The part of an RNA shown here (large-subunit ribosomal RNA, domain VI) has 254 nucleotides and comes from a Planctomycetota bacterium. Its mean pLDDT, the model's own confidence on a scale to 100, is 88.

Context: one part of a larger RNA
Parts: sequence; structure tokens; C1' cells
RNA sequence: UGUAGGAAAAUUGAGUAGAGCUGUCCCUAGUACGAGAGGAUUGGGAUGGACGAACCUCUGGUGUUCCAAUUGUCGCGCUAGCGGCAUCGUUGGGUAGCUAUGUUCGGAAAGGAUAAACGCUGAAAGCAUAUAAGCGUGAAGCCCACUACAAAACUAGUUUUCCCUAUCAGGACCGUAGAAGACCACUACGUUGAUAGGCCAGGUGUGUAAGCACAGUAAUGUGUUCAGCUGACUGGUACUAAUUGUCCGAUUGG
Repeated sequence: UGUAGGAAAAUUGAGUAGAGCUGUCCCUAGUACGAGAGGAUUGGGAUGGACGAACCUCUGGUGUUCCAAUUGUCGCGCUAGCGGCAUCGUUGGGUAGCUAUGUUCGGAAAGGAUAAACGCUGAAAGCAUAUAAGCGUGAAGCCCACUACAAAACUAGUUUUCCCUAUCAGGACCGUAGAAGACCACUACGUUGAUAGGCCAGGUGUGUAAGCACAGUAAUGUGUUCAGCUGACUGGUACUAAUUGUCCGAUUGG
């Protein structure tokens, strides 16, 4: 831009893509078969490998500043306590998120037409013959089925509802944001409000803060104190910011 008025939703599925793998063990059964050695068809069950998808409860990783420890040096006048720099200075842990080596799930089953192959009936050709007419069985393959997309499928589909002299229906701008995202888009919200921040409570992590008191000559230890601090997590709360508003969109539809 189109889809012959404008919208908001819900859909059909022409078509396209994906998936499609396989081992071992147990029972049937030490049966059929076989002199024995050995050892099934079939049907049922269990458990793996590789591959793939989703997810983060568990196991782990990361987690650039969440907590703690610590070295050197500089600063806050000194002590104490802190802060800066040194790869995040280094080290020990670690929330959310993201992750695999972690967890869950998948390939199936059913149906249709067939290949090789195997048949039924059956003539030409009084027999025979699966074939000439006719009818079957039959594969990880084909078509379905399963998963995803899908009406620019220009054959542009279908259904429902709304709107038409105005404040249209509706949409956009703008703003607050997001497990959405390069931008755009998408999604949530905009005071009739929990959208983000703050705050409150909790959780999680770290591991017992500072100050003071006591013990010790002191380093240090103990008590107050499972303290103090705590990003992304959970719930709540209008304190802050989503203000007021502006624009597009037309008139029953070639």
C1' cells in the first nucleotide's frame, strides 16, 4: 500500500516447515526346531544411547560490587572506624536472571493407498495358472496422523460485535514500565491507578556489624548479638513519576 465504508475481536486452513533414529535385558521359553551343540518366529514388558524441545524445583556454573576476610599504599588531623587505587586488587561464599554437565518431555499408536513378496477366485488354453476381468495381505518408505507457521491463499477467505453530523467506533502521539526487545514491534499500565521507583513487611545471601563493657602486658578473645548489612525475589502501600491534553480517523460506503 492492497484486501471497494471504518474498526475491535475470534477463526478456517490452500500451502510451508519440523519431527521420523536405535541398542540391551526380562517374560512367552530353554518352548518350536535340532542327534547334540545350540536355539527362535510371534506377542508383551523394562531400561538405555544419540538427537531434539521446554524449563530452573533439585545438582552445579556464572552472578563487575550482595556479604565477609585480607595484602600494599594514599586520604579523611591522630586512634578507632571508613573510603580511593591496585584485573571486581586478591580470596571465601552467593539472590534474581541466564544457563548444562541438571530436570521434564518427545519419536508413538491408529488409518488409507502401495513396493518387493505372498495369496483368493479365474478363463483365454475342458487341465493348469495370483491376472487377462475381479478381490486380498503386505514396509523404517508414500498420503494422513503429531508439532509450529499460515488469507499478499491478489481466488487477498469466514464469523461475531461496534460506529456513522460528531465528544464517531477506534487508533496514535506522550508518559511509567516489562520474564518483550538491536531500532521498530509486542505486552501491561496511566489517578476510576500498583506501571516503575521509594517506603514497609518478608524472603534469600553473608555469617555474629559498629559502639560500649569485661578478660588479657599485648596480639586478641568474650558479652551485648544467629547480630549488622543485604541488586534483580515475594506481598503490600499512592509518598514520587505516569499531568492537562493534542492529532488521526468521516458521514451508509466504486